[in-house]
Context: one part of a larger RNA
RNA sequence: GGACUAACGCUGGCGGCGUGUAUCAGGCAUGCAAGUCGAGCGAGAAAGUUCCCUUCGGGGAGCGAGUAGAGCGGCAAACGGGUGAGUAACACGUGGGUAAUUUACCUCCAAAACUGGGAUAACAUCGGGAAACUGGUGCUAAUACCGGAUAAAAUUAAAGAGUGCAGGCUUUUUAAUUAAAGAUGGGGAUUUCUUCGGAAACCUAUCAUUUGGAGAUAAGCCCGCGGCCUAUUAGCUUGUUGGUAGGGUAACGGCCUACCAAGGUGAUGAUGGGUAGCCGGUCUGAGAGGAUGAUCGGCCACAAUGGGACUGAGACACGGCCCAUACUCCUACGGGAGGCAGCAGCUAAGAAUCUUGCGCAAUGGGGGCAACCCUGACGCAGCAACGCCGCGUGAGUGAAGGAGGCCUUAUCGGUUGUAAAACUCUUUUAUUAGGGAAUAAAUGUAUUGAAUCUAAUAUAUUCAAUACUUGACUGUGCCUAAUGAAUAAGCCCCGGCUAAUUACGUGCCAGCAGCCGCGGUAAUACGUAAGGGGCGAGCGUUGUCC
Numbered sequence: 001g002g003a004c005u006a007a008c009g010c011u012g013g014c015g016g017c018g019u020g021u022a023u024c025a026g027g028c029a030u031g032c033a034a035g036u037c038g039a040g041c042g043a044g045a046a047a048g049u050u051c052c053c054u055u056c057g058g059g060g061a062g063c064g065a066g067u068a069g070a071g072c073g074g075c076a077a078a079c080g081g082g083u084g085a086g087u088a089a090c091a092c093g094u095g096g097g098u099a100a101u102u103u104a105c106c107u108c109c110a111a112a113a114c115u116g117g118g119a120u121a122a123c124a125u126c127g128g129g130a131a132a133c134u135g136g137u138g139c140u141a142a143u144a145c146c147g148g149a150u151a152a153a154a155u156u157a158a159a160g161a162g163u164g165c166a167g168g169c170u171u172u173u174u175a176a177u178u179a180a181a182g183a184u185g186g187g188g189a190u191u192u193c194u195u196c197g198g199a200a201a202c203c204u205a206u207c208a209u210u211u212g213g214a215g216a217u218a219a220g221c222c223c224g225c226g227g228c229c230u231a232u233u234a235g236c237u238u239g240u241u242g243g244u245a246g247g248g249u250a251a252c253g254g255c256c257u258a259c260c261a262a263g264g265u266g267a268u269g270a271u272g273g274g275u276a277g278c279c280g281g282u283c284u285g286a287g288a289g290g291a292u293g294a295u296c297g298g299c300c301a302c303a304a305u306g307g308g309a310c311u312g313a314g315a316c317a318c319g320g321c322c323c324a325u326a327c328u329c330c331u332a333c334g335g336g337a338g339g340c341a342g343c344a345g346c347u348a349a350g351a352a353u354c355u356u357g358c359g360c361a362a363u364g365g366g367g368g369c370a371a372c373c374c375u376g377a378c379g380c381a382g383c384a385a386c387g388c389c390g391c392g393u394g395a396g397u398g399a400a401g402g403a404g405g406c407c408u409u410a411u412c413g414g415u416u417g418u419a420a421a422a423c424u425c426u427u428u429u430a431u432u433a434g435g436g437a438a439u440a441a442a443u444g445u446a447u448u449g450a451a452u453c454u455a456a457u458a459u460a461u462u463c464a465a466u467a468c469u470u471g472a473c474u475g476u477g478c479c480u481a482a483u484g485a486a487u488a489a490g491c492c493c494c495g496g497c498u499a500a501u502u503a504c505g506u507g508c509c510a511g512c513a514g515c516c517g518c519g520g521u522a523a524u525a526c527g528u529a530a531g532g533g534g535c536g537a538g539c540g541u542u543g544u545c546c
Base pairs, nucleotide, nucleotide: 001546002545003544004543006542007541008540009539010538013391014390015389016388017387018386019384020383021349026347027346028345030344031343032342035075036074037073040072041071048063049062050061051060052059053058082302083301084300092226093225094224095223096222097221098220101219102218106215107214108213109212110211111210112209114148115147116146117145123138124137125136126135127134128133153178154177155176156175157174158173159172160171161170162169163168182207183206184205185204186203187202190201191200192199193198228274229273230272235265236264237263240262241261242260243259244258245257246256247255277299278298279297280296281292282291283290284289304325305324306323307322308321327338328337329336330335355381357380358379359378363377364375365374366373367372394425395424396423397422404416405415406414407413430483431482432481433480434479435478444468445467446466447465448464449463450462451461452460490535491534492533493532494531495516496515497514501530502529503528504527505526511518512517
């Protein structure tokens, strides 16, 4: 000199864009942060309101409404969001390998969806319990569950052929094993049933279902190389190192087990100890390098502490389950409930770090055919000069060089100083009033036209056109007008380094100080004033890094 996620002191007008618990991975009141689908399924309220009846107490029917709220079932909840405790490790970075692997939803291709069955929640009813919750009996449905059939295909086994650098790949034959679910819309003929309204079969469109192949995406595993300190840590290791066989896994492997062998590793620093999430980057520097890892992005790890599995394509699962521990809360003392390192917020700690805000309008995500619902992701607003950037606090003219202050050779004079006053302007900003956006593309509905599917001019889908429909921020930005210089300057320094000096006070005192050092009676170094210098909505100090 530069840089801070900074803090402290004094001061403080506005805007834009960012940033904001670095400390106790301490503890948490309250609210919200993951739901959705009725086009999978059975069942199904109430308030209110209209009408009718009424013994005036009430009762019934319709609408509300196949709505709400529950339940079974599907998908999601493994993403998104937080934190950096642990980790010196294939955790990360980089480059490879997988002939050792998996991949829901999505896309493409091939084939198929036949035929049966028994339950169970909800509900009803009887109980237990303070509660959390829970037991018995009875009833019912499905795209829930379980059989049978079929097998293009896959898997396994056997036999054969071709091929690859490789342990393998491709292919032929035979045998065994392995599937499925419907829903919604439309429909001319035909058939069956019919309460004559229709329903079913059947055809068709879309969505879903099953099997297999390919892709895409996402992951698992393995390897080379790379990046901290310590030898005042020198030996470490028994599933240890390797083999055989088996188990286990999506998959290789001591991953696990049995048996066999006695290996493996280390001064090129093993083992131990300390510290630490890693990287893209960031800061500094001419560079080499050094330091660092806030915000943003990638990866990893964790979710009160420790352990475990279940479900699932995917977890050993932050707002799931079980066990143990500590803590907090409820209790009828028998027993239960909880987990902010999600967003706000509280408390503690600390030099120190924000609102218990608005909205799903946009972007993105989950569910759904869709409408739509959910979304503290996100978009915005609020607070803080915490940072960067921009603007303003006026401009021009103006010498009687006034008054006042300060200095002074003592009175002249110098300086503050074109500074002020005064005059002429301007209105960024401010205040008031008025007008008033863009961010919106879609989706949906209606109409019209075309195309595709189809038995079809139904339906459906796609495309095009027109109209309507959606804004949290926000009556915000912006624009216009009016008013009036009006609303807006401080901080540090002046001995040398280092730009800028005099007077008075003090008298080794009070004090200053980054280093050298100032102060003991003429202090340019302390304090005050005047003047000056620097930076400026900031300025200085402290801390850290280069």